[in-house]
Context: one part of a larger RNA
RNA sequence: AGCAUAUAGAGGAUGCCUUGGCACUGAACGCCGAUGAAGGACGUGACUAACUGCGAAAAGUUACGGGGAGUUGUAAAUGAACUGUGAUCCGUAAAUGUCCGAAUGUGGAAACACACUAUGGUGGAGCCAUAGUAUCAUAACACGAAUACAUACUGUUAUGAGGGGAACUCAGGGAACUGAAACAUCUAAGUACCUGAAGGAAAAGAAAGUAAAAUAACGAUUACCUCAGUAGUGGCGAGCGAACGGGUAACAGCCCAAACCACGGGUAGCAAUAUCUGUGGGGUUUAGGACUCAGUGAGUAGUUGAAGUACUUGUAGUCGAACAACUUGGAAAGGUUGACAACAUAGAGUAAUAGUCUCGUAGACGAAACAAGUAUUAGAUGAAUGAGUAUCCAGAGUAACGUGGGACACGUGGAAUCCUGCGUGAAGAUAGGAGGACCAUCUCCAAAGGCUAAAUACGAUUUAGUGACCGAUAGCGAAUAGUACCGUGAGGGAACGGUGAAAAGAACCCCGGGAGGGGAGUGAAAUAGAACCUGAAACUAUAUGUUU
Numbered sequence: 001a002g003c004a005u006a007u008a009g010a011g012g013a014u015g016c017c018u019u020g021g022c023a024c025u026g027a028a029c030g031c032c033g034a035u036g037a038a039g040g041a042c043g044u045g046a047c048u049a050a051c052u053g054c055g056a057a058a059a060g061u062u063a064c065g066g067g068g069a070g071u072u073g074u075a076a077a078u079g080a081a082c083u084g085u086g087a088u089c090c091g092u093a094a095a096u097g098u099c100c101g102a103a104u105g106u107g108g109a110a111a112c113a114c115a116c117u118a119u120g121g122u123g124g125a126g127c128c129a130u131a132g133u134a135u136c137a138u139a140a141c142a143c144g145a146a147u148a149c150a151u152a153c154u155g156u157u158a159u160g161a162g163g164g165g166a167a168c169u170c171a172g173g174g175a176a177c178u179g180a181a182a183c184a185u186c187u188a189a190g191u192a193c194c195u196g197a198a199g200g201a202a203a204a205g206a207a208a209g210u211a212a213a214a215u216a217a218c219g220a221u222u223a224c225c226u227c228a229g230u231a232g233u234g235g236c237g238a239g240c241g242a243a244c245g246g247g248u249a250a251c252a253g254c255c256c257a258a259a260c261c262a263c264g265g266g267u268a269g270c271a272a273u274a275u276c277u278g279u280g281g282g283g284u285u286u287a288g289g290a291c292u293c294a295g296u297g298a299g300u301a302g303u304u305g306a307a308g309u310a311c312u313u314g315u316a317g318u319c320g321a322a323c324a325a326c327u328u329g330g331a332a333a334g335g336u337u338g339a340c341a342a343c344a345u346a347g348a349g350u351a352a353u354a355g356u357c358u359c360g361u362a363g364a365c366g367a368a369a370c371a372a373g374u375a376u377u378a379g380a381u382g383a384a385u386g387a388g389u390a391u392c393c394a395g396a397g398u399a400a401c402g403u404g405g406g407a408c409a410c411g412u413g414g415a416a417u418c419c420u421g422c423g424u425g426a427a428g429a430u431a432g433g434a435g436g437a438c439c440a441u442c443u444c445c446a447a448a449g450g451c452u453a454a455a456u457a458c459g460a461u462u463u464a465g466u467g468a469c470c471g472a473u474a475g476c477g478a479a480u481a482g483u484a485c486c487g488u489g490a491g492g493g494a495a496c497g498g499u500g501a502a503a504a505g506a507a508c509c510c511c512g513g514g515a516g517g518g519g520a521g522u523g524a525a526a527u528a529g530a531a532c533c534u535g536a537a538a539c540u541a542u543a544u545g546u547u548u
Base pairs, nucleotide, nucleotide: 001547002546003545004544005543006542007541008540009539015533016498017497020470021469022467023466024465025464026463027462028461029459030458031164032163039100040099041098042055043054044053046078050074051073061094062093063092064091065090066089070082071081072080105114106113107112115133116132117131118130119129120128121127122126135161136160137159138158139157140156141155142154168199169197170196171195172194173193179186183235209218210217222249223248224247225246226245232240233239253451254450255449256395260281261280262279263278264277265276266275267274268273288393289392290391291388292387293386294385302381303380304379308376309375310374311373312372313371314370315369317365318364319363323338324337325336326335327334339356340355341345347359348358349357400424401423402422403421404420405419406418407417410436432445433444434443435442485492486491505532508519509518510517511516
């Protein structure tokens, strides 16, 4: 020095555990903000560094409910207090709510500095208190240039906006990697991403629809199942990929413009008149409406609808069955013996494994206050029919066409349909559009205005649960942390769980400066002693054996 064994150390694997996560399901709820949000800064406790709570009224104040014995958060100890005259605690409604932040008096290197105006306090130059003073849009009024009328500008008042939000929605922009076994059309994909806007949903939506083909039928939208990986489309490659129809969920339909009538206003004009325009009525879709004639339903049917009433649900809560003995043990819930409950043997805790010990569970009940829903009602609003058809009306730079693009499952194709840049540019109900080029017949429809609940999407949030999900190198990055730390910055970004049933956390003595240890004591156990469950391996030491 190597090897082997043993005993220790070091280390923290493994096993067991779970305070934390992950995924999903049901239900609820779904916007917040100038009445100052989201998010922060700074304060606030007897003592207070952090977290939590709160805001100079500061771990809190008031009222009303619940609850019933302890309480002053995490968090021990000390001190000082509160509490059956009902505290702490829980719920509802209020009060207070510094400073920053859209931040809004001005400025600013956020949480700071400095103003003006009005009112009040004071003898007050001053100081203090309260309130106001941003911008933009719209409306009204006032003022008012160059420049005569005017207009711009400016001012005052009123109302609104501004910013934030996990995903979901709509719209405006819009990739590439990739696939095609290369690559260019194509694909990925209208995806990612950027931007704008809105809501609890959004969007869509009451047919210029879908069809059928000598002649039927359906009847807004949305979502799901199917039709169907079909018809198609496609360097006919890779791929992309419907619709009609059928079945379900949910159902809801309406309002303008115009014709016409009434009452006004402006402009031009001496006037007649022409033209523009406001308000109200009328009218709203093809069996159209105006108009003419006849008629009278009625403040009716219906719609809407409260801060009223009733009920349901939620936001605190309440009641809630049934076991003892012996035995092993540190401890009984284990074992033995004998009982009992069950609309409750889901689950958790209690010194080991408890239906009957505790909390619960099945079941039953409960609200002064607030919220949501349903029903009902005061109130509000509020229709209609028939015949005639001469005349009038029915959405124009629109439809359509040419051209260039885009969307449609459809890549220009025979390419209809929809949208659109540029250029042309209709008709007027005997007119017009569609039925996948186009034409005829036939059928269906009524463009160029608008609104519309539900079924649908999502889950920041609340609640009830579930798991052939994880169990501390796992599971969220995080057993909590966007912390520590790194970076000028954008940004990046950890690790650390376990004494014991209970601190009973080792009084006292001894060695030592201390650390640490030896006794004693606690405990079932101290090789459970706080560097604390179990305690593997690498590695280290000592002892013994053995080899060189």
A computed fold for a 548-nucleotide part of an RNA from an uncultured Christensenellaceae bacterium, annotated as large-subunit ribosomal RNA, domain I. Its mean pLDDT, the model's own confidence on a scale to 100, is 82.